[in-house]
Molecule: transfer RNA
Organism: Patescibacteria group bacterium
């Protein structure tokens, strides 16, 4: 330098053919349970959906340019 994947909640991740308020499991916190902790059952906090910009009546989803990460070809030595 050409190509391609992936980027949502603290961590793994789902999100279908763009269409109602954006979710789960872990985690956390708080009630209940117990002498206690565990487990277990409730409730509940937490998100500019990597970052502008555009297209639409409406974008997590489509385009376009960035940034990070990961592969894969090329080149240099």
């Nucleotide at each position: 330098g050409g190509g391609g994947a992936u980027g949502u909640a603290g961590c793994u991740c789902a999100g279908c053919u763009g269409g109602u308020u954006a979710g789960a499991g872990c985690g956390c916190g708080c009630c209940g349970u117990u002498c206690a902790c565990a487990u277990c059952g409730g409730c509940g906090a937490g998100g500019u959906c990597a970052g502008a910009g555009g297209u639409c009546c409406g974008a997590g989803u489509c385009c376009u340019c960035u940034c990070a990460u990961c592969c894969c070809c090329a080149c240099c030595a």